Predicted 3D model of RNase P RNA and transfer RNA as a complex of 495 nucleotides. It holds a member of the Rfam family "Bacterial RNase P class A". It is annotated as a ribozyme.

[in-house]
RNA sequence: GGAGUGAACUGGAUGGUCGCUGCCCGGGCCUUGCGUCCGGGGAGAGGAAAGUCCGAACUCCACAGGGCGCUGCGCUGGGUAACACCCAGUCCCGGUGACGGGAAGGAAAGUGCCACAGAAAACAGACCGCCGUGUUCGCGGGCUCGCCUGCGAACGCGGUAAGGGUGAAACGGUGGGGUAAGAGCCCACCAGCGCCCCGGGUGACCGGGGCGGCUCGGCAAACCCCGCAGGGAGCAAGGCCAAAUAGGGGAGCGCAUCGGGCGGCCCGCCCGAGCUCCCGGGUCGGUCGCUUGGCGACGGGGCCUCGAUGAACUCGAGGUCGUGCCGCCGCCCGCGCGGGAGACCGCGCGGGUAGAGGAAUGACCAUCGGCCGCCGGCGACGGCGGCAACAGGAUUCGGCUUACGGUUCACUCCGGCC
RNA sequence: GCUGGCGUAGCUCAGCUUGGUAGAGCAGCUGAUUUGUAAUCAGCCGGUCGGGGGUUCAAAUCCCUUCGCCAGCUCCA
Numbered sequence: 001g002g003a004g005u006g007a008a009c010u011g012g013a014u015g016g017u018c019g020c021u022g023c024c025c026g027g028g029c030c031u032u033g034c035g036u037c038c039g040g041g042g043a044g045a046g047g048a049a050a051g052u053c054c055g056a057a058c059u060c061c062a063c064a065g066g067g068c069g070c071u072g073c074g075c076u077g078g079g080u081a082a083c084a085c086c087c088a089g090u091c092c093c094g095g096u097g098a099c100g101g102g103a104a105g106g107a108a109a110g111u112g113c114c115a116c117a118g119a120a121a122a123c124a125g126a127c128c129g130c131c132g133u134g135u136u137c138g139c140g141g142g143c144u145c146g147c148c149u150g151c152g153a154a155c156g157c158g159g160u161a162a163g164g165g166u167g168a169a170a171c172g173g174u175g176g177g178g179u180a181a182g183a184g185c186c187c188a189c190c191a192g193c194g195c196c197c198c199g200g201g202u203g204a205c206c207g208g209g210g211c212g213g214c215u216c217g218g219c220a221a222a223c224c225c226c227g228c229a230g231g232g233a234g235c236a237a238g239g240c241c242a243a244a245u246a247g248g249g250g251a252g253c254g255c256a257u258c259g260g261g262c263g264g265c266c267c268g269c270c271c272g273a274g275c276u277c278c279c280g281g282g283u284c285g286g287u288c289g290c291u292u293g294g295c296g297a298c299g300g301g302g303c304c305u306c307g308a309u310g311a312a313c314u315c316g317a318g319g320u321c322g323u324g325c326c327g328c329c330g331c332c333c334g335c336g337c338g339g340g341a342g343a344c345c346g347c348g349c350g351g352g353u354a355g356a357g358g359a360a361u362g363a364c365c366a367u368c369g370g371c372c373g374c375c376g377g378c379g380a381c382g383g384c385g386g387c388a389a390c391a392g393g394a395u396u397c398g399g400c401u402u403a404c405g406g407u408u409c410a411c412u413c414c415g416g417c418c
Numbered sequence: 419g420c421u422g423g424c425g426u427a428g429c430u431c432a433g434c435u436u437g438g439u440a441g442a443g444c445a446g447c448u449g450a451u452u453u454g455u456a457a458u459c460a461g462c463c464g465g466u467c468g469g470g471g472g473u474u475c476a477a478a479u480c481c482c483u484u485c486g487c488c489a490g491c492u493c494c495a
Stems, first nucleotide, its partner, number of pairs: 001414010012368007020044002023041007030033001046390001050401002053399005058234004070230005075089005090104001091102004105225002110223002112219003127164002129160014172190006191215001193212008238288004248279006257273006293329004298324002301321008331352009370387007419491007428444004438475001446462005468484005
């Protein structure tokens, strides 16, 4: 100098002006509504808020107990409320290396699959080949002329798996012995499997030794077996309040009107429609859940009830709901200390406010900071110009994954120079 | 916000369950038929199986991740 690997941090700061969304306080207005306007105070997105892939909290539904089924996970030890997450290790794979990756139990429990090619794709079997033997034929040799013998071919029977080619994969590899030809058939070494023993480790496993038959393919992110875990749905969960209209139920009024019944008519009676009142359910809508939670004391405020006087005003008491402040407990974040190899755990100190439901958090200016480029300077540095990504709450939390700007540190390999 | 499904030729779809040469119809092109066109017949062209990774000898198919699209979901009965 080039190419890489891993980890950590960070995701602009301060001030001003204008604007947006909630909350609290004060005041004005009238339509008295959690109305509107004005003023003030204070607050207002992230490391991923995202994808919704896991695990929980919370809520509703279901549920005696047990089993079947279904789904997920699967090396070991530890962490955690829990997890498919995290930490540390084992083994395997990839990389020259720093390092990275692994859903990594069981294929000698069973079932299934292994296309094409190839003889054969899984308890082995046998296409070509090799060997033995029988029959027939051809050629040759011998002779006592009927046979004997050598070579070759075809067919039948038997043996064999060394060699051949195919394939992702061919039933251990190399060498020697052995044989009619061969073969773990036998032997030596190596690889692999199973069992036993010794040593180390909490364990996965590692190191060493012995024995055995000699050898057993792959796929479980195929069914399955074994072990462990899981009831279902999800804040549009769910609770509460509750309008108009329509409809349901009940009580009362009444025969003035309409309809029906008491066999036709009248009176009378009853029922329905009708009118008045009440009740409960759903809908529109509101509110809680809800976003740091709970309890207690004090100050001030809103609303409701009761009393003092029947109403208003005022005062007092009680209840309830926000708010300010204080204290205690819990939760979250940061820092420090201690334990631990680490994930993490314990203690102490300090700090804590989006939560509106179609949904706000923006723009500009100044200064400082970051990065890049150019110019000047030996240099420290100075001047000018430019840039700033991914994205964005919607019940909450712990993880994972994905997108993305910048900085720092450590390490590896290669090349050059001294 | 929560839940579920889909993505294969220019278009509409099959194939995925049980992994083994990627198919059909319409469209397009060429030829035949016809005086010519349409229809019909014969043939041809056309594929990152949304992207990436993994398992496997082998992936459209199985698994993970990501992108895009679509649908459903107040309450009561």